Source information:
The RNA shown here (c-di-GMP-I riboswitch aptamer) has 94 nucleotides. Rfam family: c-di-GMP-I riboswitch aptamer. Its family is annotated with cyclic-di-GMP binding in the Gene Ontology. It was read from a public genome assembly, where an Rfam model found it. Model confidence (mean pLDDT): 82 of 100.

RNA sequence: GAUUGUUAAGGGCACCCCCGAGGUAACUCGGGUCCGCAAAGUCACAGAUCCUACUUCCGAAGAAAGUCCGGUUGAGGAUGGCUGGGCCGCCAAA
Numbered sequence: 001g002a003u004u005g006u007u008a009a010g011g012g013c014a015c016c017c018c019c020g021a022g023g024u025a026a027c028u029c030g031g032g033u034c035c036g037c038a039a040a041g042u043c044a045c046a047g048a049u050c051c052u053a054c055u056u057c058c059g060a061a062g063a064a065a066g067u068c069c070g071g072u073u074g075a076g077g078a079u080g081g082c083u084g085g086g087c088c089g090c091c092a093a094a
Stems, first nucleotide, its partner, number of pairs: 004092002012037002017032006035081001041087003045084003048079005054074001057071003061067001
């Protein structure tokens, strides 16, 4: 230096749930907690899943509506602790 990291050591992160804050929502941030993680560091590039105050259309309700319910198109978002990929990196028992 490369590889590897199963039960070594040091250090790191923090699911669910609870409290507070933000967002229409998916979800995010802070604190507590500790299920787990060798990239559970980072980038929404590809896929996947999810959401929508907005938008298109369809169906049902309705006397009607710019109303309401379900679905759907577009657009915009969310998840890196869903998968692939890019970039970067701590430690060293064997």